[in-house]
């Protein structure tokens, strides 16, 4: 200098917002309520990881054994700017992308 591979998919967190709920201010109202605002409300719903966690599968290797079962490995992984979707925002997807080593 070029180059390539790093399976799938379910729960879940960190982490995100504000469509619903709740909160919380406000206006009408006797009241039961309606109705407007705010995420600079810790929350319930919701988003949610390649490089967070787990559990199935699956791929390869061994074993016992011919019914099928056990065991093992699946390593590494720093990173913008920008654009994109739901209501919206993100460790979300463009993206194991430029770049960097």
């Nucleotide at each position: 200098u070029c180059a390539a591979u790093a399976g799938a998919c379910g729960g879940c967190u960190a982490g995100g917002g504000u469509u619903c709920c709740g909160g919380u201010c406000u206006g009408c109202g006797c009241g039961a309520g309606c109705g407007g605002g705010u995420g600079u409300c810790u929350g319930g719903u919701c988003c949610g990881a390649g490089a967070g966690c787990u559990a199935u599968c699956g791929a390869c290797c061994c074993c016992u054994u011919u019914g099928a079962g056990g065991g093992g490995u699946u390593a590494c992984a720093c990173g913008g700017c920008g654009g994109g979707a739901c209501a919206a925002a993100a460790g979300c997807c463009c993206u194991g992308g430029a770049g960097a080593u």